[in-house]
Context: one part of a larger RNA
RNA sequence: CGUUGGAAGUUUGAGUGGGGCUGACCUUAGUACGAGAGGACCGGGUUGGACUAACCUCUGGUGAAUCUGUUAUGCCGCCAGGUGUACUGCAGAGUAGCUACGUUGGGAAUAGAUAAGCGCUGAAAGCAUCUAAGUGCGAAACUAGCCACGAGAUGAGACUUCCUUAUAGGAUCGUAGCAGACUACUACGUUGAUAGGUUACAGAUAUAAAGGUGGUGACAUCAAAGUCGAGUAAUACUAAUUAUCCGAAG
Numbered sequence: 001c002g003u004u005g006g007a008a009g010u011u012u013g014a015g016u017g018g019g020g021c022u023g024a025c026c027u028u029a030g031u032a033c034g035a036g037a038g039g040a041c042c043g044g045g046u047u048g049g050a051c052u053a054a055c056c057u058c059u060g061g062u063g064a065a066u067c068u069g070u071u072a073u074g075c076c077g078c079c080a081g082g083u084g085u086a087c088u089g090c091a092g093a094g095u096a097g098c099u100a101c102g103u104u105g106g107g108a109a110u111a112g113a114u115a116a117g118c119g120c121u122g123a124a125a126g127c128a129u130c131u132a133a134g135u136g137c138g139a140a141a142c143u144a145g146c147c148a149c150g151a152g153a154u155g156a157g158a159c160u161u162c163c164u165u166a167u168a169g170g171a172u173c174g175u176a177g178c179a180g181a182c183u184a185c186u187a188c189g190u191u192g193a194u195a196g197g198u199u200a201c202a203g204a205u206a207u208a209a210a211g212g213u214g215g216u217g218a219c220a221u222c223a224a225a226g227u228c229g230a231g232u233a234a235u236a237c238u239a240a241u242u243a244u245c246c247g248a249a250g
Stems, first nucleotide, its partner, number of pairs: 001152001005163007015149004021049007033038001051106005059100004066093005071086006110144003117137004169246004173189005194239003197235005203228003211222004
């Protein structure tokens, strides 16, 4: 821009793409078959490999939020307590998030029409013949079925609601996000829990001191102060103000 008034929401599905892998074991059954040796089809169940999707409850990784220990040196007048720099100074842990080495799921079933093949009935050709007329089965391939996109499908579809004496609606702007390069998308904007703050909690750290427990003891361990708390819930204290613009009759 189009879809022939303008919008908001919900959809149909023409069409397109993805997926379709496979082992072992148990059972049927030491059965059918076979002199024996050996040893099934069909069917049922279990458990794997590779691939793939989603997720973070568990197990791990990371975690320049955080907590603790500690070296050198400077500063805060000194002590105490902090802080800067030294690769994040180094080291030990680690929530959220992101992740795999973790967890859960998937390939199917089924139907249709078939290939090779196997048939039934059956003439041409008094027989025979799956084929000539007719008719049945038959594969990971094909068409559906499962998953995703999908009306620019210009063949531009459908349904519901709203607005038409300047409205419906949208945008700018702001607070943000599980969204994100930017844009876009999504939530909210006082008729408010959108973010920050505050409060509470889950959780992280934590032997320095004092305490409990075990040990003859060195020591180990427990609870816990403090600090933090990207998570959960509550709460208008702070910021989402005021306002502006676009917006339909061929």
Background:
The prediction has a mean pLDDT of 85. Predicted 3D model of a 250-nucleotide part of an RNA (large-subunit ribosomal RNA, domain VI) from Mucilaginibacter achroorhodeus. Rfam family: Bacterial large subunit ribosomal RNA. Its family is annotated with ribosome and structural constituent of ribosome in the Gene Ontology. The source organism's lineage runs through Bacteria, Pseudomonadati, Bacteroidota, Sphingobacteriia and Mucilaginibacter.